[in-house]
RNA sequence: GGGCCUAUAACUCAGUGGUAGAGUAUAUGCCUGAUAAGCGUAAAGUCGAUCGUUCAAUCCGAUCUAGGCCCA
Numbered sequence: 001g002g003g004c005c006u007a008u009a010a011c012u013c014a015g016u017g018g019u020a021g022a023g024u025a026u027a028u029g030c031c032u033g034a035u036a037a038g039c040g041u042a043a044a045g046u047c048g049a050u051c052g053u054u055c056a057a058u059c060c061g062a063u064c065u066a067g068g069c070c071c072a
Base pairs, nucleotide, nucleotide: 001071002070003069004068005067006066007065010024011023012022013021018055026042027041028040029039030038048064049063050062051061052060
């Protein structure tokens, strides 16, 4: 220098045009003599950034940022 992949909750990951979800973790309630376990509830996201396409974008396109792989 060229090509490809990834970026979504504190963490690990789904979701791929039409209201953003799960598990773990956190807070809290029940249970217990108490703790753990178990069973509930709640909070936590401008979906990496900007622009475009569209009635509508996490999703499609362009450029950039960060990380990774391959080639030279």